[in-house]
Context: one part of a larger RNA
RNA sequence: GGACGAACGCUGGCGGCGUGCCUAACACAUGCAAGUCGAACGGAGUUACCAAGAAUUUCGGUUUGAAGUAACUUAGUGGCGGACGGGUGAGUAACGCGUGAGUAACCUGCCUAGAAGAGGGGGAUAACGUUCUGAAAAGAACGCUAAUACCGCAUAACAUAUCGAAGCCGCAUGACUUUGAUAUCAAAGGAGUAAUCCGCUUUUAGAUGGACUCGCGUCCGAUUAGCUAGUUGGCGGGGUAACAGCCCACCAAGGCAACGAUCGGUAGCGGCCACAUUGGGACUGAGACACGGCCCAGACUCCUACGGGAGGCAGCAGUGGGGGAUAUUGCGCAAUGGGGGAAACCCUGACGCAGCAACGCCGCGUGAAGGAUUGAAGGUCUUCGGAUUGUAAACUUCUUUUGUUAAGGACGAAGAAAGUGACGGUACUUAACGAAUAAGCUCCGGCUAACUACGUGCCAGCAGCCGCGGUAAUACGUAGGGAGCGAGCGUUGUCC
Numbered sequence: 001g002g003a004c005g006a007a008c009g010c011u012g013g014c015g016g017c018g019u020g021c022c023u024a025a026c027a028c029a030u031g032c033a034a035g036u037c038g039a040a041c042g043g044a045g046u047u048a049c050c051a052a053g054a055a056u057u058u059c060g061g062u063u064u065g066a067a068g069u070a071a072c073u074u075a076g077u078g079g080c081g082g083a084c085g086g087g088u089g090a091g092u093a094a095c096g097c098g099u100g101a102g103u104a105a106c107c108u109g110c111c112u113a114g115a116a117g118a119g120g121g122g123g124a125u126a127a128c129g130u131u132c133u134g135a136a137a138a139g140a141a142c143g144c145u146a147a148u149a150c151c152g153c154a155u156a157a158c159a160u161a162u163c164g165a166a167g168c169c170g171c172a173u174g175a176c177u178u179u180g181a182u183a184u185c186a187a188a189g190g191a192g193u194a195a196u197c198c199g200c201u202u203u204u205a206g207a208u209g210g211a212c213u214c215g216c217g218u219c220c221g222a223u224u225a226g227c228u229a230g231u232u233g234g235c236g237g238g239g240u241a242a243c244a245g246c247c248c249a250c251c252a253a254g255g256c257a258a259c260g261a262u263c264g265g266u267a268g269c270g271g272c273c274a275c276a277u278u279g280g281g282a283c284u285g286a287g288a289c290a291c292g293g294c295c296c297a298g299a300c301u302c303c304u305a306c307g308g309g310a311g312g313c314a315g316c317a318g319u320g321g322g323g324g325a326u327a328u329u330g331c332g333c334a335a336u337g338g339g340g341g342a343a344a345c346c347c348u349g350a351c352g353c354a355g356c357a358a359c360g361c362c363g364c365g366u367g368a369a370g371g372a373u374u375g376a377a378g379g380u381c382u383u384c385g386g387a388u389u390g391u392a393a394a395c396u397u398c399u400u401u402u403g404u405u406a407a408g409g410a411c412g413a414a415g416a417a418a419g420u421g422a423c424g425g426u427a428c429u430u431a432a433c434g435a436a437u438a439a440g441c442u443c444c445g446g447c448u449a450a451c452u453a454c455g456u457g458c459c460a461g462c463a464g465c466c467g468c469g470g471u472a473a474u475a476c477g478u479a480g481g482g483a484g485c486g487a488g489c490g491u492u493g494u495c496c
Base pairs, nucleotide, nucleotide: 001496002495003494004493006492007491008490009489010488013364014363015362016361017360018359019357020356021322026320027319028318030317031316032315035080036079037078040077041076043074044073045072046071047070048069049068053064054063055062056061087275088274089273096218097217098216099215100214101213102212103211106210107209111206112205113204114203115202116201117200119153121151122150128143129142130141131140132139133138159184160183161182162181163180164179165178166177167176169174189198190197191196219265220264221263226256227255228254231253232252233251234250236248237247238246277298278297279296280295281294300311301310302309303308328354330353331352332351336350337348338347339346340345367398368397369396370395378389379388380387381386403433404432405431406430407429408428412423440485441484442483443482444481445466446465447464451480452479453478454477455476461468462467
């Protein structure tokens, strides 16, 4: 000199764009943050229409109403999504990450393209009903029922496995193609008057996403020198989507290390990765060993009829606590993106906006011009002549960014048309009024731009370094003047 997620002091007008718990990965009240599909299914409910019938009647009608039709809603079954999006950086010195390769050792829901197919059966189960247990959370028994839920049978190749044959290729194990035989494995319907659409099954290819392996790179310490027994390799198994000591039995004695093994310390700007109260585990699924899923254990909190239950903000707000210090329990799905759905639509604290904060950056203003035959007054200094504050003020004439009031009023909105705006009556435009509403902070001994007076008298105090103050202090305190920056200016901290 520059920078910052800063803090503190004095001061503080506006706008735009950003940024805002760096500490206790401490504990959390409350609300919201992931649902959706009735065009998969059986029920149940609501509304409307119609209506067999019933009762009543002054024969006009009145009251009620099973079944049916249509629309809507949805607790349950079922499907898809809850593995994304959002948060945090505790752990991790590691193929964790970066970069470049490999998989002839792999998987991939939804999506795209192609090929083929969907035959015929079966038994359940929630919901619901009855009974019962429990304070509750919740649950048991019996009984009924549906499906695109579940399970057999058939069909079966361009699928898989085994045994062969041929061709061709390679990078060792071998890969690929053609072909023969045998064996094995599927499926679901829904909507519509219909055309058709949405789905279902098997398979090939693509795309996307992931998984694994390898080369190189990736902090400090030798006052850490030896480390290792599934350890290193082999045979054979198990296991995985897949290779592999990944795991197991047996066999061999290997493997790493001064080119730093092992051990200790430290460590997340973003992305990737990792974590979700602490530790462990698996289930479901295309995908998790799963933040707002499940099970077990620990600690903590809450309810309890004491038998037993409920919970997890490092999601958005918010609270306590810690701390020098960090915001609203806001609006809206209008836009973009995501999930479900045929669609309408629903959900979305992602997101878009608004609020608070000079926390940062940028821009603007606090007036402009004139004004000395008043260089006014006042202040300060004075060699008492004057100098300075100083065109500064006064005063004159203008201007109106900002301000106040009033009127109008968006773009962002795409989709045939129509409709759809949280922000927001905001931005912006027009009119009226009026200099009106708006300046401070630090410094002035040298470094270093800027000087005098008084007070004080090694006191009180200053200070980044040198140093200043003991009776004339340009260094302390105050005043006048000056310098630098300016809605900021200084101080502290940290980094370069």
This is a predicted structure of a 496-nucleotide part of an RNA (small-subunit ribosomal RNA, 5' domain) from uncultured Ruminococcus sp. Taxonomically the source falls in Ruminococcus (Bacteria, Bacillota, Eubacteriales, Oscillospiraceae). Model confidence (mean pLDDT): 85 of 100.